[in-house]
RNA sequence: UGACAAAGCCAAACCCAUCGCGAGGUGGGGACGGAAAGCCACGGAUCUGGGACAAAGCCAGACAGCCGGGUUGCCAA
Numbered sequence: 001u002g003a004c005a006a007a008g009c010c011a012a013a014c015c016c017a018u019c020g021c022g023a024g025g026u027g028g029g030g031a032c033g034g035a036a037a038g039c040c041a042c043g044g045a046u047c048u049g050g051g052a053c054a055a056a057g058c059c060a061g062a063c064a065g066c067c068g069g070g071u072u073g074c075c076a077a
Stems, first nucleotide, its partner, number of pairs: 001076002009034002014029006032065001038071003042068003046062005
C1' cells in the first nucleotide's frame, strides 16, 4: 500500500430459542457484505427508557456492520 489473488476469519436482512420495559444482547440456522465487520463508547450521528404532554437541555442506556479517534493484528506486495 490493498488485486477480479490467496490461507484462514467475521456474518447483514430474515427465521427459531432465550434475556431485557425498550433500543438491543446471547446461542443456533442463514449470507448481504467486510481488509480490521478484532477490541475500546473518547468526539459526533442515530436509537431506547426516564423526566405528566411537545421541543430543547438533562439523567440512564443501546449501537464498534454510521462517521471520526485510540489500540492490537492475518495474508500479499